Model confidence (mean pLDDT): 85 of 100. Large-subunit ribosomal RNA, domain VI from Porphyromonas sp. C0026D3, 255 nucleotides, folded computationally. RNAcentral holds the full RNA, with entries from ENA. Its Rfam family is "Bacterial large subunit ribosomal RNA". For this family Rfam cites "Crystal structure of the ribosome at 5.5 A resolution" (Yusupov et al., Science, 2001).

Context: one part of a larger RNA
């Protein structure tokens, strides 16, 4: 910027991609064959490998504003009890996210779907015969094409629905703000007071693991109890305490 009014939804699908993979074992069957040794087709079933897609309940792995333990300095007037710094000082655990080695599905079930290749055959003449072929019909593959999945009308051939807005700013977007499932930015998603969008607070899960002052026991170190304590990122949920204010642009023609 078109898709001859402007929009909000939900679509069809030329078409484009993506997938299409496969081992063992077991039944049919010690069955057909086969002297015997062996050992089937077709049809089923069952468990896997490689690969892909999703996700995060489980098993794990990260976790750099979470807990807790501790070393060595400077400090916070000293004790006590903190903080800064030392690779995140070190060391053990870890929530949420993210993630694989962990989870869940997937290559179809059917097709007696379509066209066909090597091939297999009807009928058939040139050639009284024969001949699957010359005219004409019929089978036939893990391959094609269709079915599975995504994407898709810039498919200029620009489609279909279905609701809205109607003479003045409408329907509707845009701008801004609070933001996240999204994110380089734009873009997308949710909210903007008729309000749970973040933040605070509550409460709950969840991590750490029993704080600090008190007291008691010990000369102390240090143990006991108070107390399964104190703390806490991101999870769930409640609550309008703070922020999402008040305005604002843009928007629709031939007739």
């Nucleotide at each position: 910027c078109g898709c001859a009014g402007g929009a909000u939804a939900u679509u069809u699908g030329c078409g484009a991609g993506g997938g299409u993979c496969u081992a063992g074992c077991a039944c049919u069957a010690g069955u057909a064959c086969g002297a015997g040794a062996g050992g089937a087709c077709c049809g089923u079933g069952c468990c896997g490998g490689a690969c892909g897609u999703a996700c995060c309940u489980c098993u794990g792995g990260u976790u750099u504003a979470u807990c807790a333990g501790u070393u060595g300095u400077u400090u916070c007037g000293c004790c006590a009890g903190g903080a800064g710094c030392a690779u995140a000082g070190c060391u053990g655990a870890g929530u949420a996210g993210c993630u694989a080695a962990g989870u869940a599905c997937g290559g179809u079930u059917a097709a007696u779907g379509g066209a066909u290749a090597a091939g297999u055959g009807c009928u058939g003449a040139a050639a009284g015969c024969a001949u699957c072929u010359a005219a004409g019909c019929a089978c036939g593959a893990a391959g094609c094409c269709c079915u599975c999945c995504u994407c898709a009308a810039g498919a200029u051939a620009a489609g279909a629905u279905a609701u809205c807005c109607a003479u003045a700013u409408a329907a509707g977007g845009g701008a801004g703000g609070u933001u996240g499932u999204a994110g380089a930015c734009g873009a997308c998603g949710a909210c903007c007071u008729a309000g749970a969008u973040a933040g605070g607070c509550u409460g709950c899960a969840g991590g750490u693991g029993u704080a600090a002052g008190g007291u008691c026991a010990g000369u102390a170190a240090u143990g006991a109890u108070u107390u399964u304590a104190g703390c806490c990122g991101a999870g769930c949920a409640g609550u309008a305490c703070u922020a999402a204010u008040u305005a604002c642009c843009c928007a629709a023609a031939c007739g």